[in-house]
RNA sequence: UGGUGGGGGGCUGGGAAGCCGGUCGUUUCCUGUAACCCGAAAUCGACAUAUGCGGGAGCCCGUUAACAUUGGCGAGCGGCAACCUCGACCAGGCAGAAGACCCAGCUGUCUACUGUGACAUCCUGCCCCAUCAGGUCGGCGGCGCGGGAGCGCUCUCUGAAGGGAGGGUUGCUACCCGCUCAUGACCGAAUCCGGCGAGGCCCGGAAGGGAGCAGUCGUAAGGUCGACGUUCGACGCAGGUGGGAUCCCAGGGUGGAGAAAACAGCUAGGACACCAUGCCUGGAAGAGAUGCCCAUCACCAGAGGACGCCACUA
Numbered sequence: 001u002g003g004u005g006g007g008g009g010g011c012u013g014g015g016a017a018g019c020c021g022g023u024c025g026u027u028u029c030c031u032g033u034a035a036c037c038c039g040a041a042a043u044c045g046a047c048a049u050a051u052g053c054g055g056g057a058g059c060c061c062g063u064u065a066a067c068a069u070u071g072g073c074g075a076g077c078g079g080c081a082a083c084c085u086c087g088a089c090c091a092g093g094c095a096g097a098a099g100a101c102c103c104a105g106c107u108g109u110c111u112a113c114u115g116u117g118a119c120a121u122c123c124u125g126c127c128c129c130a131u132c133a134g135g136u137c138g139g140c141g142g143c144g145c146g147g148g149a150g151c152g153c154u155c156u157c158u159g160a161a162g163g164g165a166g167g168g169u170u171g172c173u174a175c176c177c178g179c180u181c182a183u184g185a186c187c188g189a190a191u192c193c194g195g196c197g198a199g200g201c202c203c204g205g206a207a208g209g210g211a212g213c214a215g216u217c218g219u220a221a222g223g224u225c226g227a228c229g230u231u232c233g234a235c236g237c238a239g240g241u242g243g244g245a246u247c248c249c250a251g252g253g254u255g256g257a258g259a260a261a262a263c264a265g266c267u268a269g270g271a272c273a274c275c276a277u278g279c280c281u282g283g284a285a286g287a288g289a290u291g292c293c294c295a296u297c298a299c300c301a302g303a304g305g306a307c308g309c310c311a312c313u314a
Base pairs, nucleotide, nucleotide: 001311002310003309004308005307008061009060010059011058012057013031014030015029016028017027022047023046024045025044036056037055038054039053067304069302070301071300072299074297075296078293079292080291081290084288085287086286089283090282091281092280093279094278095277099275101270102269104267105266106265107264108263109262113258120254121253122252123251124250125249127244128243129242130241131240132239134237135235136234137233138232139230140229141228144179145178146177147176148175149173150172151171152169153168154167155166156165157164158163183226184225185224186223187222193218194217195216196215201210202209203208
């Protein structure tokens, strides 16, 4: 230098969190390569210097290597940490009062309306109170006296009976008349109200008389409808007179051209509960800087890997 061999050598990822007394893995996240497959594994799988376990496969290298490692220097995805700076925003407090807010006035803009009469002003009504007299409805009311007549009670005389004649009483009256401011009509009693009273009944020689059912007329208690009276009451009623109040609405008089509201500006006040402003305190997602960890990459240097045999050459 060229070959060859093997009990040859390597690669097929790394990191952070989590879990664990500790290490690796399955889990979550970040990151790299041309680059693995199957199986089990969080009530967990393997291990004791391990840095996974069981089975399988691929690729690279041939010793000046594949690979892997140490140190230095630099880049760098991602992550961690407390301090510092900034920090949208949140909470609390303080302060003032020019912003926003409220009232008043003025000016302007716009504009409903306006000689079929604006702004303004006056009168009246609507509203309230008092008072007076109405209307409607309801409530309440119907006195009493005198006289007559009749009935009842009672007395005297008389008749053979039914009865007849004459007094008294003021007990009653719903009957008649008169006075008074005090009423019209109707219904209303089988009996315990009255008048008349057929038939029948009773007395009687008869004439005649008596009680009286039905019926009828008139009435009582009571009821209905009117009229009248009433300083009793009520009212979704309608008025007179006087006083009061007055925003809206309505009618009318005077008067003769503006003007409600809204917007903007100005002036002068008010209040600060809310909004806003300024300051203070605390918090705060996030960002920056700093420090550390770190996949991966570049450069420099070192060392590991590094063993054997054959042939040739020197």
This is a predicted structure of a 314-nucleotide RNA (Archaeal signal recognition particle RNA) from a Candidatus Bathyarchaeota archaeon. A source record names the gene ffs. The sequence is in RNAcentral, with records from ENA. Rfam family: Archaeal signal recognition particle RNA. Its family is annotated with SRP-dependent cotranslational protein targeting to membrane, signal sequence recognition and signal recognition particle, plasma membrane targeting in the Gene Ontology.